[in-house]
RNA sequence: GGAGCGGCCCGGAUGGUCGCGGCAGAUACCGUCUGCCGAGGAAAGUCCGGGCUGCACAGGACAAGGUGCCGGAUAACGUCCGGCGGGGGCGACCCCGGGAAAGUGCCACAGAGAACAGACCGCCGGGCCACGGUCCGGUAAGGGUGAAACGGUGUGGUAAGAGCACACCGCCCUGCCCGGCAACGGGCGGGGGCACGGUAAACCCCACUUGCAGCAAGGCCACAUAGGGAGGCGUCAAGCGUGGUCCGCGCGUGUCUCCGGGUAGGCUGCUAGAGCCCGCCAGCGAUGGCAGGCCCAGAUGAAUGACCAUCGCUUCGCAAGAAGUACAGAACCCGGCUUACAGGGCCGCUCCGCAU
RNA sequence: CGGGGCGUAGCGCAGCCUGGUAGCGCACCAGACUGGGGGUCUGGUGGUCGGAGGUUCAAAUCCUCUCGUCCCGACCA
Numbered sequence: 001g002g003a004g005c006g007g008c009c010c011g012g013a014u015g016g017u018c019g020c021g022g023c024a025g026a027u028a029c030c031g032u033c034u035g036c037c038g039a040g041g042a043a044a045g046u047c048c049g050g051g052c053u054g055c056a057c058a059g060g061a062c063a064a065g066g067u068g069c070c071g072g073a074u075a076a077c078g079u080c081c082g083g084c085g086g087g088g089g090c091g092a093c094c095c096c097g098g099g100a101a102a103g104u105g106c107c108a109c110a111g112a113g114a115a116c117a118g119a120c121c122g123c124c125g126g127g128c129c130a131c132g133g134u135c136c137g138g139u140a141a142g143g144g145u146g147a148a149a150c151g152g153u154g155u156g157g158u159a160a161g162a163g164c165a166c167a168c169c170g171c172c173c174u175g176c177c178c179g180g181c182a183a184c185g186g187g188c189g190g191g192g193g194c195a196c197g198g199u200a201a202a203c204c205c206c207a208c209u210u211g212c213a214g215c216a217a218g219g220c221c222a223c224a225u226a227g228g229g230a231g232g233c234g235u236c237a238a239g240c241g242u243g244g245u246c247c248g249c250g251c252g253u254g255u256c257u258c259c260g261g262g263u264a265g266g267c268u269g270c271u272a273g274a275g276c277c278c279g280c281c282a283g284c285g286a287u288g289g290c291a292g293g294c295c296c297a298g299a300u301g302a303a304u305g306a307c308c309a310u311c312g313c314u315u316c317g318c319a320a321g322a323a324g325u326a327c328a329g330a331a332c333c334c335g336g337c338u339u340a341c342a343g344g345g346c347c348g349c350u351c352c353g354c355a356u
Numbered sequence: 357c358g359g360g361g362c363g364u365a366g367c368g369c370a371g372c373c374u375g376g377u378a379g380c381g382c383a384c385c386a387g388a389c390u391g392g393g394g395g396u397c398u399g400g401u402g403g404u405c406g407g408a409g410g411u412u413c414a415a416a417u418c419c420u421c422u423c424g425u426c427c428c429g430a431c432c433a
Stems, first nucleotide, its partner, number of pairs: 001352010012311007020038008040327001044338002047336005052214004059247004064210005069083005084097005098205002103203002105199003120143002122139007151169006170194001171192009218268004228259006239251003261432003275294003279290004312325005357429007366382004376413001384400006406422005
């Protein structure tokens, strides 16, 4: 200097003029004035998890769903951290992860044969022969088909061949030892010619796990109307809470659904929290502990804006200058994941080239 | 704000659950019947299965992400 890998951060600044929402204070008749605060890294998708609220502060069985190497972190997770194994890359590094010898299903087309398989061409032996072949048998080395064809290399062996036999490599089963919490790794020995193709984001098996609903949850107040009509079930067990079924528990002397009627107002939940910043300690790390400081949106016809000036940045241009300045916007809160994002910055590392 | 469904030919739909050939109707094109139109009959054209990635030998179909579109949900009695 070039190419690349991993992690993290910023994502406009200042001033002026108008304007909006919330809180506090002053004044107070409506109101006005002053001070403080006022979108994000994703506020998004709503894909997971938790808090909160109601229903037995949630219980049993089945069903259904989810997760899936091992250990740890955490309120919890499908997230994160550290390992293990397999695969890819020269490398930094990245991707994947239970079970296919419990059972069932499927494997189109092509091909002779697709799962305790099979013989089209070929090779070999024999018979016939019109010497082109044809029939019978052996074989699975070679060719061909396919995503996939039932260990690999070599030697012996044979009519030709083949784990048919042997050597090495690989594989399976089994016993023991060492390291590790474990996944797993390493080693020694014995047995077996070798069997068990793929697919579980097919059913399924194993282990763990999940009750259901959601702030339009839930609580309180106010206003108004006809508790009217139809239907289902039931009269001592239905029905409802309850969600797929049953049990159990609670309500229960009717109840549910639909049509019709009325009001479409206010308060609360509501924002101080697994909170933010900084430092120290423990830990490889995720993270945890301690000390100090800080208060940082709470709207509901729904605020967080508009304009101007200067600067910054990007692109174009020799220049003067011109154009642009991303993705996007809270709605009960929080932890993750994923997706979108103009442009810029920082740290660590790898490979190649050159120079010393 | 919360919950749920649907994207397949120009239009309306099936196929998806249980993965291997994308089909039906209308429309469109050509031909025949008719003097011509309409209509009927016969034949035919036309599809990145909304987009991207993954699982698999193989994806409209299974899984994940994403885009678009539609529907439902207030309280009282």
Predicted 3D model of RNase P RNA and transfer RNA as a complex of 433 nucleotides. Rfam match: Bacterial RNase P class A. Rfam classes the family as a ribozyme.